About this RNA:
The part of an RNA shown here (small-subunit ribosomal RNA, 3' major domain) has 461 nucleotides and comes from an uncultured bacterium. Model confidence (mean pLDDT): 86 of 100. Its Rfam family is "Bacterial small subunit ribosomal RNA". Gene Ontology terms of the family: structural constituent of ribosome and ribosome.

[in-house]
Context: one part of a larger RNA
RNA sequence: UGACGGGGGCCCGCACAAGCAGCGGAGCGUGUGGUUUAAUUCGAUGCAACGCGAAGAACCUUACCAGGGCUUGACAUGGCGCUUACAGAGGCUGAAAGGUUUUGUCCGCAAGGAGUGCGUCACAGGUGCUGCAUGGCUGUCGUCAGCUCGUGCCGUGAGGUGUUGGGUUAAGUCCCGCAACGAGCGCAACCCCCGGGUCUAGUUAGGUUCCUAGACCGACUGCCGGGACCAACCCGGAGGAAGGUGGGGAUGACGUCAAGUCAGCACGGCCCUUACGUCCUGGGCUACACACACGCUACAAUGGCCGGUACAGCGGGCGGUGCGAAGCCGUGAGGCGGAGCGAAUCCCUGCAAAGCCGGCCCCAGUGCAGAUCGGGGGCUGCAACUCGCCCCCGUGAAGUCGGAGUUGCUAGUAACCGCGGGUCAGCACACCGCGGUGAAUACGUUCCCGGGCCUUGCACA
Numbered sequence: 001u002g003a004c005g006g007g008g009g010c011c012c013g014c015a016c017a018a019g020c021a022g023c024g025g026a027g028c029g030u031g032u033g034g035u036u037u038a039a040u041u042c043g044a045u046g047c048a049a050c051g052c053g054a055a056g057a058a059c060c061u062u063a064c065c066a067g068g069g070c071u072u073g074a075c076a077u078g079g080c081g082c083u084u085a086c087a088g089a090g091g092c093u094g095a096a097a098g099g100u101u102u103u104g105u106c107c108g109c110a111a112g113g114a115g116u117g118c119g120u121c122a123c124a125g126g127u128g129c130u131g132c133a134u135g136g137c138u139g140u141c142g143u144c145a146g147c148u149c150g151u152g153c154c155g156u157g158a159g160g161u162g163u164u165g166g167g168u169u170a171a172g173u174c175c176c177g178c179a180a181c182g183a184g185c186g187c188a189a190c191c192c193c194c195g196g197g198u199c200u201a202g203u204u205a206g207g208u209u210c211c212u213a214g215a216c217c218g219a220c221u222g223c224c225g226g227g228a229c230c231a232a233c234c235c236g237g238a239g240g241a242a243g244g245u246g247g248g249g250a251u252g253a254c255g256u257c258a259a260g261u262c263a264g265c266a267c268g269g270c271c272c273u274u275a276c277g278u279c280c281u282g283g284g285c286u287a288c289a290c291a292c293a294c295g296c297u298a299c300a301a302u303g304g305c306c307g308g309u310a311c312a313g314c315g316g317g318c319g320g321u322g323c324g325a326a327g328c329c330g331u332g333a334g335g336c337g338g339a340g341c342g343a344a345u346c347c348c349u350g351c352a353a354a355g356c357c358g359g360c361c362c363c364a365g366u367g368c369a370g371a372u373c374g375g376g377g378g379c380u381g382c383a384a385c386u387c388g389c390c391c392c393c394g395u396g397a398a399g400u401c402g403g404a405g406u407u408g409c410u411a412g413u414a415a416c417c418g419c420g421g422g423u424c425a426g427c428a429c430a431c432c433g434c435g436g437u438g439a440a441u442a443c444g445u446u447c448c449c450g451g452g453c454c455u456u457g458c459a460c461a
Stems, first nucleotide, its partner, number of pairs: 001461002004457002007455007015445002019409005026297008034288002042053002064283007073123001077122006084115001088103006106113002125272002128270003134266002136261003139257001141255001146185006152161003165176003191249004196217007220243001223237005299402001303361007315348003322341002327336003368399001373394007415437007
């Protein structure tokens, strides 16, 4: 000087408390451990691994396994020799890859040229190892309020001072004081979205109100009262769509964890080169006595079912052929059909669901719940056996609110409800967004967890 303390003081944070909904019990989905396996590819491992890399594992992907093949190679550049265009079409064999064979043929008169193939050489190739050799990127403490520098001053020195102190703030925010005076990276502001207004413009809009897109105005403790050193600032009020950082986002200081990633990529070293490269068929990544994590659906009557009826927002859609209306067929998934639209015009989508109106059920493992299994069907795709999604009929399991423990959330939030999108041929209970309905509670800071400042002790560096 730091770190640490079941030392002290001050202060924060959904940290506790107050409250609401959950998880932990059940069934199922997904991830992981374990076990199994020819293989169940690899990585991630307290917080900060475990719906994570995966924003889509039937083949492909694919890195794994078995078997069948190829070697100058699936891909790049160059040298030498030979060859003749290459592409393409066909036969035999084969599960395919491959092997074998027939045919074909450019420019130039020619020499030859470009290109191709074969041989050979140099090389290619490696998701093989090392994230303890690395770059880059990322997580985390933590949006926490800190971390430093120049000069001066103090100290033999390490170092201190400044940055401590008194107030104040969300903040090293600001004020006052002070051997310090200044400055930098952080904080804040400048950026984006939402909330009020004015103006301008606009088609696809009937449209002043609206909508869409821009520019500008608006909020600054500016005004009033009170408190305070009459400083910073705090409390109350007026006006206002909005106050005292208006709400949300983007933004992450010096650093810490030899944190994560050699499998995104790059890159040093090491290793394999008829194979640790490469192609193919099939299998596996989907195994299942178990254990954990994150979810979905429930256990019902503020509910289930039937009929009727209302109101969104964000988005997406065809030159790698998209979104697909009306109408018709089918109980349905879906099929036929193809209008319209390169889209404020048309379609997804006459868009929603919870809601509202009426009716049935009468507390039962039930008209709750829907797992599982049997049968039939639809769609995508070369192909749904291993191993896809959906529909219909039947079957109807566990489950009657969950031990110890544990998670999220302070307002348009939680909770409940549906909708869209990316990935994608197909496949979403995940993820990223969007709107609809819309709460309860916060006395307080003793305690648990994490953090900031000062101080003290010290057996640690």